Predicted 3D model of a 74-nucleotide RNA (transfer RNA) from Candidatus Iainarchaeum sp. The sequence is in RNAcentral, with records from ENA.
[in-house]
């Protein structure tokens, strides 16, 4: 220079293939239970799905372009 793959919550991923509009495990916060912690249960906050366009009634999910990481060929 090229070819492929990832980029979704604080950290780790699903979800995308086939467009109906976002979850899950840790973590975080409150409750319950303890003398008290932890461990258990319960409830909840935390995201404009990497940026920009476009294509639809409707896009993390098709299309293009950029940027950042990986990995390969030169």
């Nucleotide at each position: 220079g090229g070819g492929c793959c990832c980029u979704u919550a604080g950290c780790g991923c699903a979800g995308u293939c086939c467009g109906g509009a976002a979850g899950c495990g840790c973590g975080c916060u409150c409750g319950c239970u303890u003398u008290g912690c932890a461990a258990g249960c319960g409830a909840g906050a935390g995201g404009c799905c990497g940026c920009g366009g476009g294509u639809u009634c409707a896009a993390a999910u098709c299309c293009c372009g950029c940027a950042g990481g990986g990995u390969c060929c030169a």
Its Rfam family is "tRNA". It is annotated as a transfer RNA. Model confidence (mean pLDDT): 82 of 100.